[in-house]
Large-subunit ribosomal RNA, domain II from a metagenome, 674 nucleotides, folded computationally. Its Rfam family is "Bacterial large subunit ribosomal RNA". The coordinates come from a structure-prediction model, not an experiment, and the mean pLDDT is 86.
Context: one part of a larger RNA
RNA sequence: GAGUUAUGUAUACAUGCGAGGUUAAGGAGAAGAUCCGGAGCCGUAGCGAAAGCGAGUCUGAAUAGGGCGUUCAGUAUGUGUAUGUAGACCCGAAACCCGACGAUCUAGCCAUGAUCAAGAUGAAGUAAGGGUCAAACCUUAUGGAGGUCUGAACCGACGUUCGUUGAAACGACCGCGGAUGAAUUGUGGCUCGUGGUGAAAUUCCAAUCGAGUCGGGUAAUAGCUGGUUCUCCUCGAAAUAGCUUUAGGGCUAGCCUCAGAACACUACAUUUUGGAGGUAGAGCACUGAAUGAAAGCGAGCCGCGCCAAGCGGUAUCAAUUUCAAUCAAACUCCGAAUUCCGAGAUGCUUAUUCUGGGAGUCAGACUGUGGGAGAUAAGUUUCAUGGUCAAAAGGGCAACAGCCCGGACCGCCAACUAAGGUCCCUAAAUUCGCGCUAAGUGUUAAAGGAUGUAGAGAUACUUAAACAGCUAGGAUGUUGGCUCAGAGGCAGCCAUCAUUUAAAGAAUGCGUAACAGCUCACUAGUCAAGUGUCUCCGCGCCGAAAAUUUACCGGGGCUAAGCGCGAUACCGAAGUUGCGGAUAUUUCUAAAGAAAUGUGGUAGGGGAGCGUUCCAUUAGCAUAGAAGCCAUACCGGAAGGAGUGGUGGAGCGAAUGGAAGUGAGAAUGCCGGC
Numbered sequence: 001g002a003g004u005u006a007u008g009u010a011u012a013c014a015u016g017c018g019a020g021g022u023u024a025a026g027g028a029g030a031a032g033a034u035c036c037g038g039a040g041c042c043g044u045a046g047c048g049a050a051a052g053c054g055a056g057u058c059u060g061a062a063u064a065g066g067g068c069g070u071u072c073a074g075u076a077u078g079u080g081u082a083u084g085u086a087g088a089c090c091c092g093a094a095a096c097c098c099g100a101c102g103a104u105c106u107a108g109c110c111a112u113g114a115u116c117a118a119g120a121u122g123a124a125g126u127a128a129g130g131g132u133c134a135a136a137c138c139u140u141a142u143g144g145a146g147g148u149c150u151g152a153a154c155c156g157a158c159g160u161u162c163g164u165u166g167a168a169a170c171g172a173c174c175g176c177g178g179a180u181g182a183a184u185u186g187u188g189g190c191u192c193g194u195g196g197u198g199a200a201a202u203u204c205c206a207a208u209c210g211a212g213u214c215g216g217g218u219a220a221u222a223g224c225u226g227g228u229u230c231u232c233c234u235c236g237a238a239a240u241a242g243c244u245u246u247a248g249g250g251c252u253a254g255c256c257u258c259a260g261a262a263c264a265c266u267a268c269a270u271u272u273u274g275g276a277g278g279u280a281g282a283g284c285a286c287u288g289a290a291u292g293a294a295a296g297c298g299a300g301c302c303g304c305g306c307c308a309a310g311c312g313g314u315a316u317c318a319a320u321u322u323c324a325a326u327c328a329a330a331c332u333c334c335g336a337a338u339u340c341c342g343a344g345a346u347g348c349u350u351a352u353u354c355u356g357g358g359a360g361u362c363a364g365a366c367u368g369u370g371g372g373a374g375a376u377a378a379g380u381u382u383c384a385u386g387g388u389c390a391a392a393a394g395g396g397c398a399a400c401a402g403c404c405c406g407g408a409c410c411g412c413c414a415a416c417u418a419a420g421g422u423c424c425c426u427a428a429a430u431u432c433g434c435g436c437u438a439a440g441u442g443u444u445a446a447a448g449g450a451u452g453u454a455g456a457g458a459u460a461c462u463u464a465a466a467c468a469g470c471u472a473g474g475a476u477g478u479u480g481g482c483u484c485a486g487a488g489g490c491a492g493c494c495a496u497c498a499u500u501u502a503a504a505g506a507a508u509g510c511g512u513a514a515c516a517g518c519u520c521a522c523u524a525g526u527c528a529a530g531u532g533u534c535u536c537c538g539c540g541c542c543g544a545a546a547a548u549u550u551a552c553c554g555g556g557g558c559u560a561a562g563c564g565c566g567a568u569a570c571c572g573a574a575g576u577u578g579c580g581g582a583u584a585u586u587u588c589u590a591a592a593g594a595a596a597u598g599u600g601g602u603a604g605g606g607g608a609g610c611g612u613u614c615c616a617u618u619a620g621c622a623u624a625g626a627a628g629c630c631a632u633a634c635c636g637g638a639a640g641g642a643g644u645g646g647u648g649g650a651g652c653g654a655a656u657g658g659a660a661g662u663g664a665g666a667a668u669g670c671c672g673g674c
Base pairs, nucleotide, nucleotide: 005086006085007084008083009082010081011080012079013078014077015076016075017074020042021041022040026036027035028034046053047052056068057067058066059065089227090226092224096217097216098215099214100213101212107191108190109189110188111187112186113185114184115183116181118150119149120148121146125142126141127140128139129138130137154178155177156176158175159174161172162171193209195205196204202211230609231608232607233606234605235604240253241252242251243250244249254361255360256358257357258356259355260354261353262352266351268347269346270345271344272343273342274341275340276339281334282332283331287328288327289326291324292323293322294321295320298317299316300314301313302312303311304310364389365388366387367386368385369384370383371382372381373380394405395404396403409581410580411579412578414577415576416575420571421570422569423556424555425554429568431567432566433565434564435563436562442558448542449541452539453538455536456535457534458533459532460531461530469526470525471524472523473522475499476498477497480494481493482492505520509518510517582599583598584597585596586595587594588593610663612660613659614658615657616656617655618654620652621651628647629646630645631644632643634641635640
């Protein structure tokens, strides 16, 4: 350290006067008292564009009709609230404009000066010789050119490292580039902000540059962010609609609050009753979709036909009709529940409606149900309809706004319950009865798989002996035909008969190069009583791999302390009850008081108070010790208020009114100290 002040408007309340009310500037006055001042303003009459008329008037041709009036007390001041104009609750931009000051840094330019160790290379020209008719040209010297070369000073800045609260707001070491040139540099001067300067990077113009700096306009504006200071009581929202250069803003309505009025069976609930409707469902009568069968217009294809008419056939397509069976948000011959509107009754009792003052809200979230979008994805999105949270604490779900139970005025070492629980952690059953599960299933998951196990049913075989096992048989024509190098039951193709039998396939599988061999179907004996298959249903099994550590029961642990059905107890919340207290509203009552219904709460409305500074009035306190500070088990429903002691050393509080620079924990607040 943050809703102020002035003035206008609206409204509520208070006070004065009242068909009236009131003064302003100014003057008088010690005065802001009071007096003078009636200009002006509001009201007492309206209608009309107006002239104008007037309880009427306007329109009109109208005496019609219609519009607005004719009923209702105002006015001045004060206080509260809201709002307009002003910085208008406080702090906060980046910017815009105006005027000055800057080229001591830096950019370019002007004038005048200065500087560049040493070494290398060796242009032109010239000389001599050679050469030529003369030249050109060649050789050797001389010469000393160059944005030439190497490399210090000087100027620069390519790389690593160091430095990074540095030694330094751009540096240091080591290397690196230029180094007679468009070189470098001293001094003086010129060019500037809608500008200058620029070998051009928006680069530089004093550590400031997509428009310098300083001051001013200026408390710019901020539909944005942050902050906004004591207490208690009472009611209590919204996150929707329409419009919006609108979408995180606003306006009106909706929903909240306060004051006043209306009181009508107004509102609400239940029930009865009269209506509205086309959803769920269902259906196929319409519109469409869509499957099969039969008939089949018309086409296609094949055949016959002088390839003409036409005729016949068709495992092709197919209108249409019939039969059967289906589908639909934009289909309906039908058609609920709930819902909505009206009326009657009952309950409740103003919950309803109107007028006026004040708001806030316009980002909603999850969850159940009905839909759209999406992928019948999302802690997704968008509607509808309930709930909760938002603005709701308590108990349960281990923990967990939105789920379940339930709505906290205060106190109690009382009781009963809800959801959920009752072996230990942990309050309460190691409770009772009947079943199921063996998987630690419970304590994660699918398609799919399986002689897990409990129950219910169907069907086949079976003392004329089934099922399983064991013993024996399982043959003949024939090596069936074809094929084949071979094919003899068993590579492949075709056929799959007959005979003997108690029974035995032209063969179920293994096997051989092909045969052989083993086996099965089928039959007899032995044995002895159930056996095979299918369906439904309960609980289990597999399917089942993840990252710090078991880690998908909260843990221990459990064979119930798991699952299903039934029963009786108990625990369990701020729920309900009991006792005491406070408070709001309503009713009764003369009052005291009693009764009933309430008292969670964000934004927000309304009400009542505490404290601080100063002023007025009244009565007071204080050096025998004021304020302030320290300590303290006191009082009050809170803000708060006393008493006593200590310290301190000169002022201070109380009551009743009044006025405010009136209450801090937050603003990356401001200032000081540490």